[in-house]
Parts: sequence; C1' cells; structure tokens
RNA sequence: CAAUAUCACCAGGGGUGCUGAACAAUUCAUUUGUUUGGCUGAGAAAAACCCUUAGUACCUGAUCUGGAUAAUACCUGCGAAGGAAGAGUGAAUUAUGUUUCGU
Repeated sequence: CAAUAUCACCAGGGGUGCUGAACAAUUCAUUUGUUUGGCUGAGAAAAACCCUUAGUACCUGAUCUGGAUAAUACCUGCGAAGGAAGAGUGAAUUAUGUUUCGU
C1' cells in the first nucleotide's frame, strides 16, 4: 500500500418439518385447527436464524436411491448437477499478499 478472512451499516433472498397429549370442528379418518411437550438442526414464527455470484442459504429432480427411526430430507447418494438474491458501502491491521528501507 492492497484487499481476502473478520466486523459494522444499508438493501435483498430463503426455510419453518415429523410426532405424543388435551380441546374444538366436521370432510367420519389415525381429516383439519388451537394449545402444550418430544426428535433433528444455525434456525421448525423466532420480528430470530442462515445466505447474497456461490465447491454448506434455499429450490428443482422427489410420492427419488441406500441406511436408520416412534416418525420425519433424520443420515447418505444424486451434487464440482441445473436454477437461485449486492461482484454494495465503510472500518481495521490479529491473520494474509505486494513493495521499500534497515539488520
């Protein structure tokens, strides 16, 4: 000196499932809604969490493959796949790079 990791601000994107119990309703079946617990996870309405060019946000494929579970993308493959929202502004020198000087 630079700009990546990092931090802050503004703008934007995304997901919110499975299941026990109680109550209510009616579509009479393990249907729907509310409340309260349990499972996984960063996050399952939390004004929270994650992500913003992307080889961990998320979606499609998917009523998918294989393995588990009370059950569920719960794990794995597909997947360096295709799509997907800023190549934003600023700070700083703990880490990084370049240049110069000294030893």
Background:
The RNA shown here (TPP riboswitch aptamer (THI element)) has 103 nucleotides and comes from a Gammaproteobacteria bacterium. Taxonomically the source falls in Gammaproteobacteria (Bacteria, Pseudomonadati, Pseudomonadota). The coordinates come from a structure-prediction model, not an experiment, and the mean pLDDT is 75. Rfam family: TPP riboswitch aptamer (THI element). Rfam describes the family as follows. Vitamin B(1) in its active form thiamin pyrophosphate (TPP) is an essential coenzyme that is synthesised by coupling of pyrimidine and thiazole moieties in bacteria. Rfam links the family to the GO term thiamine pyrophosphate binding.